Predicted 3D model of a 97-nucleotide RNA (c-di-GMP-I riboswitch aptamer) from Geobacter sp. The sequence was found by an Rfam model in a public genome assembly. Of the family's consensus pairs, 95% are formed in the model.

[in-house]
RNA sequence: UUUCUGAAAUGCCAAACCCUGAGCGAUCAGGGGACGGAAAAUCGACGGGACUUGGCUCCCAUUUUUACCUCUUUCCCAAGUUGGCCGGAUUGCCGGA
Numbered sequence: 001u002u003u004c005u006g007a008a009a010u011g012c013c014a015a016a017c018c019c020u021g022a023g024c025g026a027u028c029a030g031g032g033g034a035c036g037g038a039a040a041a042u043c044g045a046c047g048g049g050a051c052u053u054g055g056c057u058c059c060c061a062u063u064u065u066u067a068c069c070u071c072u073u074u075c076c077c078a079a080g081u082u083g084g085c086c087g088g089a090u091u092g093c094c095g096g097a
Stems, first nucleotide, its partner, number of pairs: 003097004012037002017032006035084001041090003046087003049082007
């Protein structure tokens, strides 16, 4: 230096939940708090999954006709969120082989 491996040590991060703030929302930031983590560090300007918002379409109901309104689901499209969902890329501490 490279590859593989791993919570033994010094340390590091911080789930759920609560408070405050931002956002239509998913969610994010700060404080408290620890479920856990050998990358739970960074990247959503790499590919998926999931989620949010809007649109389109379909179905149902109502109605003399036309029109309008509301709700739900699937597909498609657009925008967004998520790195503690996965793959991938980059970088890093200590020990062992």